[in-house]
This is a predicted structure of a 75-nucleotide RNA (c-di-GMP-I riboswitch aptamer) from a Burkholderiales bacterium. The sequence was found by an Rfam model in a public genome assembly. The coordinates come from a structure-prediction model, not an experiment, and the mean pLDDT is 82. The organism belongs to Burkholderiales, within Bacteria.
RNA sequence: CCAGCCUCAAGCCACCCCCGCAGCGAUGCGGGUCCGGAAAGCCACGGGUCUCUCGCAGACGGCCGGGUUGCCUGG
Numbered sequence: 001c002c003a004g005c006c007u008c009a010a011g012c013c014a015c016c017c018c019c020g021c022a023g024c025g026a027u028g029c030g031g032g033u034c035c036g037g038a039a040a041g042c043c044a045c046g047g048g049u050c051u052c053u054c055g056c057a058g059a060c061g062g063c064c065g066g067g068u069u070g071c072c073u074g075g
Stems, first nucleotide, its partner, number of pairs: 001075004012037002017032006035062001041068003045065003048060004052055001
């Protein structure tokens, strides 16, 4: 640097749903849960979807693409 989760090891995150909190809302946060994930780490750059007080507003990174960082193994 490239590839991969077939093999080894260490692990990591955590769907839906439930409870509490924040928000007009989409949704987010904490706890439980664990459908799944090889970046389901991070970033709203492009597309898309969603919300509203309809704006030079906001949400979604576990919708797709892209950027960027990382563990292990092999080359």